Predicted 3D model of a 348-nucleotide part of an RNA (small-subunit ribosomal RNA, central domain).
[in-house]
Context: one part of a larger RNA
RNA sequence: CUGGGCGUAAAGGGCGCGUAGGCGGCCUGUUUAGUCAGGAGUGAAAUCCCCGGGCUCAACCUGGGAAUUGCUUUUGAUACUGGCAGGCUUGAGUUCCGGAGAGGAUGGUGGAAUUCCCAGUGUAGAGGUGAAAUUCGUAGAUAUUGGGAAGAACACCGGUGGCGAAGGCGGCCAUCUGGACGGACACUGACGCUGAGGCGCGAAAGCGUGGGGAGCAAACAGGAUUAGAUACCCUGGUAGUCCACGCCGUAAACGAUGAAUGCUAGACGCUGGGGUGCAUGCACUUCGGUGUCGCCGCUAACGCAUUAAGCAUUCCGCCUGGGGAGUACGGCCGCAAGGUUAAAACUC
Repeated sequence: CUGGGCGUAAAGGGCGCGUAGGCGGCCUGUUUAGUCAGGAGUGAAAUCCCCGGGCUCAACCUGGGAAUUGCUUUUGAUACUGGCAGGCUUGAGUUCCGGAGAGGAUGGUGGAAUUCCCAGUGUAGAGGUGAAAUUCGUAGAUAUUGGGAAGAACACCGGUGGCGAAGGCGGCCAUCUGGACGGACACUGACGCUGAGGCGCGAAAGCGUGGGGAGCAAACAGGAUUAGAUACCCUGGUAGUCCACGCCGUAAACGAUGAAUGCUAGACGCUGGGGUGCAUGCACUUCGGUGUCGCCGCUAACGCAUUAAGCAUUCCGCCUGGGGAGUACGGCCGCAAGGUUAAAACUC
């Protein structure tokens, strides 16, 4: 390389937008580039293969043939692919109407709780644990009542509920804004799918500058436990957690399952629309999403099963025994931490 693969054995890029490229709906005409058939030229010789010949055989030498799967040219075929021209509406998109949603951004606002401060009542304990102690408290704690301040998070509703490409998103209100879905004529007329590079987004932790800091809490200190205890438990507690701006670019970034399209039994839920019967409420039906079970089929098994891991097509990414190693070196990126690309010796 061919091949075989990628839910769990090695293997789906964290996710999107999109460049080149690859692939691409129905009909008609045209062209004959690809494609197919025939002819011609060329494709050196030797070698290889086949049939012969010569050294006593063989190796070796030698005659003829075949082959040289290619290229050029010419004649023809026109189904398919491509080019060009024209048309179509089912793919895709636009318009209008409608409802659903923790989708995003900004500003405002509410109550519970916590901690702290002030004041009142009140007195000796409180706290914590397996048990204790460190700790707090007669300078009046804990408890309780009233008042005030601050920061962070939003109980119930809440749901294999919803939304988002993924990361993720949850009090309430307003403004701005993205997408999806259903229905209806109408419109454009293949405008599509995928996507190497590229660009953007991307939990937590971490980093820079400036704020903020209630609770929690790496590090750290102390008390316990223990043979020891650099832990688990307890009392404290700083970064951080929060905000703004800028970096980082990684995760079991998981459905461990790339995207798109078509086809292939059903049953029962949840959720967003529509239609019919009928309007009490239910039944039937249709489109979108989300679950559980289950045929055919698939699978090494587990299991998957119209949300496929089934049957097919297109495009991308990735794998090729374990360790060494996602490491070294080099490149690129980063303030750093480090990230990304990515070996070999050696060894089993």

Rfam family: Bacterial small subunit ribosomal RNA. It was read from a public genome assembly.